[in-house]
RNA sequence: GCGCCUGUAGCUCAUCCGGAUAGAGCGUCAGUUUGCGGAACUGGAGGUAAUAGGUUCAAGUCCUAUCAGGCGCACCA
Repeated sequence: GCGCCUGUAGCUCAUCCGGAUAGAGCGUCAGUUUGCGGAACUGGAGGUAAUAGGUUCAAGUCCUAUCAGGCGCACCA
């Protein structure tokens, strides 16, 4: 340099054929419980869905570019 894959909460991942308010587990915070802690239970917070643009009545989902990561190939005097 070329091709392919991936990017959604702090972490790991869902989200069906594009459809209305994007969820779960863990973690975290508060409470209950406990002599204290842990465990358990209850509740809460936490998201420009990588960035920008486009298509559409409607985009996390489709298209384009860019960025980041991974894999393969090529180059390597």
Description: The RNA shown here (transfer RNA) has 77 nucleotides and comes from a bacterium. It matches the Rfam family "tRNA". It is annotated as a transfer RNA. The sequence was found in a public genome assembly.